[in-house]
RNA sequence: GGUGAUCGCCGGUCGGAGGCGCAAGCCGAUGACGGGAGGAAAGUCCGAGCUCCAGAGGGUACGGUGCCGGGUAACGCCCGGUGGCGGAGACGCCGAGGAAAGUGCCACAGAAAACAGACCUCCUCUCUCCGGAGAGGGAAGGGUGAAAAGGCGGGGUAAGAGCCCACCGCGUGCGUGGUGACACGCACGGCACGGCAAACCCCACCAGGAGCAAGGCCGCGUAGGCAGGCGAUGCGCUCGCGAGAGCGCGGGAGGGCGACCCGCCCGAGCCUGCGGGUAGGCUGCUCGAGGCGGCUGGCAACAGCCGUCCUAGAGGAAUGAUCACCGCCGCGCGAAGGGUGACCGACGCGCGGAACAGAACUCGGCUUA
Numbered sequence: 001g002g003u004g005a006u007c008g009c010c011g012g013u014c015g016g017a018g019g020c021g022c023a024a025g026c027c028g029a030u031g032a033c034g035g036g037a038g039g040a041a042a043g044u045c046c047g048a049g050c051u052c053c054a055g056a057g058g059g060u061a062c063g064g065u066g067c068c069g070g071g072u073a074a075c076g077c078c079c080g081g082u083g084g085c086g087g088a089g090a091c092g093c094c095g096a097g098g099a100a101a102g103u104g105c106c107a108c109a110g111a112a113a114a115c116a117g118a119c120c121u122c123c124u125c126u127c128u129c130c131g132g133a134g135a136g137g138g139a140a141g142g143g144u145g146a147a148a149a150g151g152c153g154g155g156g157u158a159a160g161a162g163c164c165c166a167c168c169g170c171g172u173g174c175g176u177g178g179u180g181a182c183a184c185g186c187a188c189g190g191c192a193c194g195g196c197a198a199a200c201c202c203c204a205c206c207a208g209g210a211g212c213a214a215g216g217c218c219g220c221g222u223a224g225g226c227a228g229g230c231g232a233u234g235c236g237c238u239c240g241c242g243a244g245a246g247c248g249c250g251g252g253a254g255g256g257c258g259a260c261c262c263g264c265c266c267g268a269g270c271c272u273g274c275g276g277g278u279a280g281g282c283u284g285c286u287c288g289a290g291g292c293g294g295c296u297g298g299c300a301a302c303a304g305c306c307g308u309c310c311u312a313g314a315g316g317a318a319u320g321a322u323c324a325c326c327g328c329c330g331c332g333c334g335a336a337g338g339g340u341g342a343c344c345g346a347c348g349c350g351c352g353g354a355a356c357a358g359a360a361c362u363c364g365g366c367u368u369a
Base pairs, nucleotide, nucleotide: 001326002325003324004323005322006321007320009036010035012033013032014031018027019026020025038356042367043366045365046364047363048362049361050211051210052209053208057262058261059260060259063206064205065204066203067081068080069079070078071077082096083094084093085092086091097202098201102200103199104196105195106194119142120141122137123136124135125134126133127132150168151167153165154164155163169191170189171188172187173186174185175184176183177182215283216282217281218280225274226273227272228271229270230269234249235248236247237246238245239244254266255265256264257263290309291308292307293306294305295304296303297302328353329352330351331350332349333348334347337344338343
């Protein structure tokens, strides 16, 4: 862990002793049959179904995602790919749009950290007390640093420098392949002003809000209270004996639409402060973007078709206890037998072990144990 039995708990279906009621109807015992936690039920990080705001538009701000293609109800998820990084490899990982729109940061060290440069070394000239000093050139070598004006080999030079050349890298153009991200090839160019956007930002796309403690119904009960403030009762038509009712137009305190603006809607009673009552019952509550099996398509995620199954609905919160048998794992002892040997070993006995963990409207993910 599984099977069975007994007792116990929760709920469903059937059933109906009996009770209440004029009736409709309501309550309902015994009993029978079935069912009763997860792969994470956790986190509440995303996405939805559903409910209400509410009949519900446009924009700004805020927020989220960020290579390409596909999947999905949708997603920040999944699958496949491209590019990059790590690795000997299998494979693993990715913070993956833009640094030439702008702003900002790069500590310390170092000469200097981006319109960035000379500490040591190198070269030329002058002077020299022969220790060195000054002027100029230059950024190749070394130092500092996470990072220092592409790399490497050669030529050239006073010494050097893409100064020049080949290759690599980079940029631009064209061609080929690919749905695409991109890859490959050719040509031209001596090309450089680094990195960070998980810094602010720019660009593209997405997105109303609140949430089952949503919401609906019933019942009980208080204070339909007190104070302050702001409003409205207009016109016309129809019906009516009248009070008044209906329709249309206008006005309108206040309110609603996540924030704000526009816009739209409701509107005769509202707004503010103080004070009082309500913790009850029923429902929402389980048939689903559902599970399982097969076939087909697809690299896959997944989709389609066919068949089959119904698998918790508690309400302070149920699923537990005992017994028996079987199984799994580990250790020890023994052991038919196999093997040249080391060893392997069906089986038997004994001892021990079994993790993380508990629904609360439901589902797809991610993350964690």
This is a predicted structure of a 369-nucleotide RNA (Bacterial RNase P class A) from a soil metagenome.
It matches the Rfam family "Bacterial RNase P class A". Rfam classes the family as a ribozyme. Rfam links the family to the GO terms tRNA processing, dimeric ribonuclease P complex and ribonuclease P activity.
The coordinates come from a structure-prediction model, not an experiment, and the mean pLDDT is 79.
The RNAcentral record of the sequence draws on MGnify.